[in-house]
RNA sequence: CGCUUAUCCAGAAAGGCAGAGGGACUGGCCCUGUGAAGCCUUGGCAACCAUCCGCCGUACGGCGGAUCGGUGCUAAAUCCAGCUCCGGAAUGAUCCGGGGAAAGAUGAGCC
Numbered sequence: 001c002g003c004u005u006a007u008c009c010a011g012a013a014a015g016g017c018a019g020a021g022g023g024a025c026u027g028g029c030c031c032u033g034u035g036a037a038g039c040c041u042u043g044g045c046a047a048c049c050a051u052c053c054g055c056c057g058u059a060c061g062g063c064g065g066a067u068c069g070g071u072g073c074u075a076a077a078u079c080c081a082g083c084u085c086c087g088g089a090a091u092g093a094u095c096c097g098g099g100g101a102a103a104g105a106u107g108a109g110c111c
Stems, first nucleotide, its partner, number of pairs: 002110007013042005021031003025082004043074003048070002050067007078103001083100007
């Protein structure tokens, strides 16, 4: 890189170095010298995996809690849309609401 699967409208920032970009891609719309990316430090959030405890269960397991463990995350819903279907408005361009995909991200497992 690839495959399978679960989740993605909640939550959570300060400091140092650095110095112009960033939000995956495209379009939109945003963030950014009142300091972007990146690196470092210290926090925090969460509960995917792990460990421990309690309850239920014959068991597989389920629910709840805790954590100096392994990851992850810490602007905006995955920022919104992209393909398709349904409903509504409009002569129309187009707009509004909703469903499902695709793509992406993260975890766990596999090759």